[in-house]
């Protein structure tokens, strides 16, 4: 230089043929205990890497650029 994946909550991922952006831990408040773990009900918590397109409608297609990781040279 080419090619190829991956990029979504604080962290580890889903998100199926385009049609309300979710789950587990974590953080917070409660229930539960003398208390502490633990269990358990709720809460918060997102420019979907970034700009641009198509299209009624984009996490999703499409075009670029970044940014990590693997291959060839």
């Nucleotide at each position: 230089g080419c090619c190829g994946a991956u990029g979504u909550a604080g962290c580890u991922c889903a998100g199926c043929u385009g049609g309300u952006a979710g789950a587990g831990c974590a953080a917070c408040c409660g229930c539960u205990u003398c208390g502490u773990a633990a269990g358990u009900g709720g809460u918060c918590g997102g420019u979907c890497a970034g700009g641009g397109g198509u299209u009624c409608g984009a996490g999703u297609c499409c075009c670029c650029u970044c940014a990590u990781c693997g291959g060839c040279u």
This is a predicted structure of a 73-nucleotide RNA (transfer RNA) from a Ktedonobacteraceae bacterium. It matches the Rfam family "tRNA". Rfam links the family to the GO term triplet codon-amino acid adaptor activity. Taxonomically the source falls in Ktedonobacteraceae (Bacteria, Bacillati, Ktedonobacteria, Ktedonobacterales).